[in-house]
Molecule: c-di-GMP-I riboswitch aptamer
Organism: soil metagenome
Formats: sequence, structure tokens, C1' cells
RNA sequence: GACAAGGGCAAACUCGCCGCGAGGCGGGGACGCAAAGCCACGGGGCUCCCUCUGAGCCAGCCGGGCCGCCGAA
Repeated sequence: GACAAGGGCAAACUCGCCGCGAGGCGGGGACGCAAAGCCACGGGGCUCCCUCUGAGCCAGCCGGGCCGCCGAA
């Protein structure tokens, strides 16, 4: 980043398993995505058998860092 080519990922919902939960993993499924690849570093959102000056979740909310496929004019 073109309305190109080869490919990639996979929201909601759903089935199984894990977790108290936010959520996660796998199957089905596609709303979308050029980093919807990876990292909780900053902001933000969220959860908790409430040790709270704690422990966690979200990378498909934004910024940042790392790495990376294809590519015309």
C1' cells in the first nucleotide's frame, strides 16, 4: 500500500476441556483484519474463593517495542 497473485488469521454464535471469574485452548463457523504475528512497556477496559500498597485477564481499544509474507504505478 492496487480493485494484483500466492497464501494467512478468524468476531458473534456453538460443542468439548480448563479457570472462582475476566478469560484461555481445541473443533465447527466467518463479522471482519495488511501485521487480527509476538510482547501487558504507557494509556484504557475488565475480573477475583477481597493477602487489595494484592493477584490476574484483554495484543480483534489506542500508543510503543520486536519480528515478518507479497508488491504495481